[in-house]
RNA sequence: GGCAGCCGCGCGGGAGAGUUCGAGUUUCAGCGGCGCCGAAGGGGCAAAUCCUCCCCGGAACCUCUCAGGCAAACGGACCGCGCGGGCAGG
Numbered sequence: 001g002g003c004a005g006c007c008g009c010g011c012g013g014g015a016g017a018g019u020u021c022g023a024g025u026u027u028c029a030g031c032g033g034c035g036c037c038g039a040a041g042g043g044g045c046a047a048a049u050c051c052u053c054c055c056c057g058g059a060a061c062c063u064c065u066c067a068g069g070c071a072a073a074c075g076g077a078c079c080g081c082g083c084g085g086g087c088a089g090g
Base pairs, nucleotide, nucleotide: 006085007084008083009082010081011080012079013078018034020033021032022031035070036069037068041066042064043063044062049057
């Protein structure tokens, strides 16, 4: 000095599952019942890993569904583009 990995912001794309039953209600939300989804967040775990053994560590879009969600809206892991920060190796 500065590309990448990494972080932040903006824009765009972005799935799944009841517009279920009851009372009520213009509709929605909320309440009670039953049924479901997983890609915010959160929890859980294998192998590799060592000369050998034991212990610890050991990921996820896998799994659990606590939370969240099941018309629209909001949200949404992740992807793309732009801007900024930062910064190995060369």